[in-house]
Context: one part of a larger RNA
RNA sequence: UGACGGAAGGGCACCACCAGGAAUGGAGCAUGCGGCUUAAUUUGACUCAACACGGGGAAACUUACCCGGCCCGGACACAGGAAGGAUUGACAGAUUGAGAGCUCUUUCUUGAUUCUGUGGGAGGUGGUGCAUGGCCGUUCUUAGUUGGUGGCGCGAGUUGUCUGGUUUAUUCCGAUAACGAACGAGACUCUAGCCUGCUAAAUAGGCGCCCCGGUCCUCUGGGCCGGACGUUCUUCUUAGAGGGACGGGCGGCGUCCAGCCGCACGAGACAGAGCAAUAACAGGUCUGUAAUGCCCUUUGAUGUUCGGGGCCGCACGCGCGCUACAUUGAGGGAUCCAGCGUGUGCUUUCCCGGUCCGAGGGGAUCGGGCAACCCGCUGAACCUCCCUCGUGCUGGGGAUAGGGGAUUGUAACUGUCCCCCUUGAACGAGGAAUUCCCAGUAAGCGCGAGUCAUAAGCUCGCGUUGAUUACGUCCCUGCCCUUUGUCCA
Numbered sequence: 001u002g003a004c005g006g007a008a009g010g011g012c013a014c015c016a017c018c019a020g021g022a023a024u025g026g027a028g029c030a031u032g033c034g035g036c037u038u039a040a041u042u043u044g045a046c047u048c049a050a051c052a053c054g055g056g057g058a059a060a061c062u063u064a065c066c067c068g069g070c071c072c073g074g075a076c077a078c079a080g081g082a083a084g085g086a087u088u089g090a091c092a093g094a095u096u097g098a099g100a101g102c103u104c105u106u107u108c109u110u111g112a113u114u115c116u117g118u119g120g121g122a123g124g125u126g127g128u129g130c131a132u133g134g135c136c137g138u139u140c141u142u143a144g145u146u147g148g149u150g151g152c153g154c155g156a157g158u159u160g161u162c163u164g165g166u167u168u169a170u171u172c173c174g175a176u177a178a179c180g181a182a183c184g185a186g187a188c189u190c191u192a193g194c195c196u197g198c199u200a201a202a203u204a205g206g207c208g209c210c211c212c213g214g215u216c217c218u219c220u221g222g223g224c225c226g227g228a229c230g231u232u233c234u235u236c237u238u239a240g241a242g243g244g245a246c247g248g249g250c251g252g253c254g255u256c257c258a259g260c261c262g263c264a265c266g267a268g269a270c271a272g273a274g275c276a277a278u279a280a281c282a283g284g285u286c287u288g289u290a291a292u293g294c295c296c297u298u299u300g301a302u303g304u305u306c307g308g309g310g311c312c313g314c315a316c317g318c319g320c321g322c323u324a325c326a327u328u329g330a331g332g333g334a335u336c337c338a339g340c341g342u343g344u345g346c347u348u349u350c351c352c353g354g355u356c357c358g359a360g361g362g363g364a365u366c367g368g369g370c371a372a373c374c375c376g377c378u379g380a381a382c383c384u385c386c387c388u389c390g391u392g393c394u395g396g397g398g399a400u401a402g403g404g405g406a407u408u409g410u411a412a413c414u415g416u417c418c419c420c421c422u423u424g425a426a427c428g429a430g431g432a433a434u435u436c437c438c439a440g441u442a443a444g445c446g447c448g449a450g451u452c453a454u455a456a457g458c459u460c461g462c463g464u465u466g467a468u469u470a471c472g473u474c475c476c477u478g479c480c481c482u483u484u485g486u487c488c489a
Base pairs, nucleotide, nucleotide: 001489002488003486004485005484007483008482009481010480011479012478013477016473017472020437021436022435023434024433027323028322029321031319032318033317034316035314036313043054044053065309066308067307068306069305071303076119077118078117079116080115086113089108090107092105093104094103122298123297124296126295127294128293132291134285135284136283137281138280139279144183145182146181148179149178150159151158152157162174164173165172188274189273190272191271194243195242198240199239200238201237204234205233206231207230208229211227212226213225214224215223216222217221249263250262251261252260253259325430329389330388331387332386333385334384343374350369351368352367353366354365355364356363357362396427401422402421403420404419405418443465444464445463446462447461448460449459450458
């Protein structure tokens, strides 16, 4: 100097508690992990910091595992063999999962590309993340870290970096043997809110009207909807440049400092994310890489490819989830509202719309869109209104199983997904324990994207409806600082 204390004192955090909310833990299923099984059930990761993680939703491929079969994609050098032929390819039959001349029989073909040996390369999802780079995670979401000059100490060191007040903050005020600095924090970047001010828009709208069509009315006319025409407009929409908030104003508290609280004005008076120091871990990744050392293997291959299987296997244990147990509900009608996105390689296989057929899934045909133009006003779901049901394992629940039919794909068996009919299990609100969370948040609800030929119980985003309860504390769990004690390094 650290580490630790069942030492003390301050301070902090919903990965802590309190007050609560929603869940998990119980059931069924889905999925990951272990175990068991297996020819193989490839493998990494195991407290936070492994376990819907490897962007890991694997039918082939992927794929590393298992059972088999081809191939060389063995550069280059040296030596040998070799034009009197190094070698290559092959019909048929046998053989084989195979229309692999793989091997054998049989012969033809080829022509220095190769073959044999040695050296040496090259490949490897082979090993080692305890040899490494890079990246990521974590300590660690807190406020921490460092040197220069000076002071103190023999020195390692210490002061600076602090008694106090204050702040989310080593943030400031001040105090002061320190002074002046650097990184981090903050500032910054992105996103969301405001602008009747600027710039504009025939891919966004508005407006006008001689016109056309439809519908309604109180019918020489007017209202609404659609189209054509015109383009002096930019409120709405889009997006560039800017502006805007600074705790600015007022009142309290406070050394009347730093700042804190309240009120008003205002679109905002704690919006959400990103980035993120020093020192570390023998944290993860050699299975991201044509990053990589060393070791292993290398033609009967751990290379590569083809066929099949496996990664999905099921007495069981654990984790993240989905669906429920119903009446605040289920079913059938009706009504009416979003926002993020995306969409056809190298010209098409993507997103779909209209019409028709079909119970449905889906099919046929015509057509738009490489997109603010088309899908699309994405007429989403919960919600709202009406009707049926009436507390019964029920019309709750939808597991399991049987039959049938489409679609994707070369291929669907171990049932890809989907649809129809039938079947109708557990589950009557979940013990101990545990997780997450304070505002447009939790929770309910759906939508889009990623993966994707097929495709969401996952993940990442998006909107819609929208609470209860704190606005505190250090009791539990941890973290930081100061003082103190003790062994150890």
Molecule: small-subunit ribosomal RNA, 3' major domain
Organism: cf. Gasparia sp. New Zealand CG105